About this RNA:
Predicted 3D model of a 73-nucleotide RNA (transfer RNA) from Parabacteroides sp. Its Rfam family is "tRNA". Rfam describes the family as follows. Transfer RNA (tRNA) molecules are approximately 80 nucleotides in length. Rfam classes the family as a transfer RNA. Model confidence (mean pLDDT): 82 of 100. The sequence was found in a public genome assembly. Lineage of the source: Bacteria > Bacteroidota > Bacteroidia > Tannerellaceae > Parabacteroides.
């Protein structure tokens, strides 16, 4: 240097053009439960790495940048 893959709440994670102003788990917050606490019910906050294209429309497709991983020279 070169090719490939990944990047989504605080953590792990689903999503393959519209049903996503993104959804589940765990964690956090409040509320009921309780003599209190834990357990359990219920509610809520929180994310798409970053700039352009493409499209009536992008988390999704192209190009480009950062950061990682591999594999290659």
């Nucleotide at each position: 240097g070169g090719u490939g893959c990944a990047u989504u709440c605080g953590u792990c994670u689903a999503g393959a053009g519209g049903u996503c102003u993104a959804g589940g788990a765990c964690g956090c917050c409040g509320c009921c439960c309780u003599c209190u606490c834990a357990c359990g019910g219920c509610g809520g906050a929180a994310a798409c790495u970053c700039g352009g294209g493409u499209u009536c429309g992008a988390a999704u497709c192209c190009c480009g940048g950062a950061c990682g991983c591999a594999c290659u020279a």